Context: one part of a larger RNA
Molecule: small-subunit ribosomal RNA, central domain
Organism: bacterium
RNA sequence: UUGGGCGUAAAGCGUUCGUAGGCUGAUUAACAAGUUAGAUUUAAAAUCUUCAGGCUUAACCUGGAGUUUGGAUCUAAAACUGUUAAUCUUGAGCAUAGUUGGGGUAAGUGGAACUCUCGGUGUAGCAGUGAAAUGCGUUGAUAUCGAGAGGAACACCAAUGGCGAAGGCAGCUUACUAGGCUAUUGCUGACGCUGAGGAACGAAAGCGUGGGUAGCGAAAGGGAUUAGAUACCCCUGUAGUCCCGGGCCUAAACGAUGUUCACUAACUUUUCGGAGUAUCGACCCUCUGAGAGGUACAGCUAACGCGUUAAGUGAACCGCCUGGGUAGUACGAGCGCAAGCUUAAAACUC
Numbered sequence: 001u002u003g004g005g006c007g008u009a010a011a012g013c014g015u016u017c018g019u020a021g022g023c024u025g026a027u028u029a030a031c032a033a034g035u036u037a038g039a040u041u042u043a044a045a046a047u048c049u050u051c052a053g054g055c056u057u058a059a060c061c062u063g064g065a066g067u068u069u070g071g072a073u074c075u076a077a078a079a080c081u082g083u084u085a086a087u088c089u090u091g092a093g094c095a096u097a098g099u100u101g102g103g104g105u106a107a108g109u110g111g112a113a114c115u116c117u118c119g120g121u122g123u124a125g126c127a128g129u130g131a132a133a134u135g136c137g138u139u140g141a142u143a144u145c146g147a148g149a150g151g152a153a154c155a156c157c158a159a160u161g162g163c164g165a166a167g168g169c170a171g172c173u174u175a176c177u178a179g180g181c182u183a184u185u186g187c188u189g190a191c192g193c194u195g196a197g198g199a200a201c202g203a204a205a206g207c208g209u210g211g212g213u214a215g216c217g218a219a220a221g222g223g224a225u226u227a228g229a230u231a232c233c234c235c236u237g238u239a240g241u242c243c244c245g246g247g248c249c250u251a252a253a254c255g256a257u258g259u260u261c262a263c264u265a266a267c268u269u270u271u272c273g274g275a276g277u278a279u280c281g282a283c284c285c286u287c288u289g290a291g292a293g294g295u296a297c298a299g300c301u302a303a304c305g306c307g308u309u310a311a312g313u314g315a316a317c318c319g320c321c322u323g324g325g326u327a328g329u330a331c332g333a334g335c336g337c338a339a340g341c342u343u344a345a346a347a348c349u350c
Stems, first nucleotide, its partner, number of pairs: 004321003007304002012318001014201004021194003025088007033081002035077008048066007091191001092188003095184005103177007110154001114150008125136002162169002207246001210243002215241002220236004258317006266295011299306002323350003332343004
């Protein structure tokens, strides 16, 4: 609970698509459902308010008016909402011509590094640390040269930069594929915004099947440190990390800031376009569109700060909050192979 809020105090769903619903551009005409005005009728009486009167007064009683903000019917109005009909182009979309990018999926492929195997050279150490030890090495290690095998990740470019709805995306090539932006203004003619339920996507870890396993590395073993050391450091090392196709559905899923639209000083950097000027051409310069950053006026804010990428000024719609603990727990329900996830209290206590 007709109130105030949600960057950091409680509070924006992880993200998008979209059903119902809510809201919805300009012009004209009609209707009159909403709306507005009037009339009639009804809304029993008592009660209540007020005025007057009657009991000596009061309580009480009697009468008039009001209240009962409502319902129904009729008449009128036509600005707004609505409905119907017609039209329009600014919102939205399509077309045409360009253009940008680690956007996505699949296949192929490259070099460096690493580990292992084989061979050559070569001899006593190597590795590791704060210092050591465990460990590796005369069955020849480390080092170095050559050959081969394998898996994973892509130095420099690289940016404070780009793309994507978010999660996220980076060697190179090809195929397929989604989106954005700019210019011309040609076409459609409000086709729009939001979105309860719903659907899809959703890092890492963990789960189940099959494969793969170089490096790294939970668990585990050993060596140190220490009073102890179930750690930090060292030597090993399984799951995992990788691939196929399933399942899980959570994150400080963060800009801790929902989506859309409009308006409101400037300056500066940068990415991708366009036009003009200039030029042999480009840079520069001027204007303009779409992003990404840094300052800053007004304004806002408890302050920090935000400030045309708003946390300013307004509008539409959704989600969420309401003292701390108990508790994101119990119970119930749904989902899941499980782990658990989603929904979500109370007693009691301060």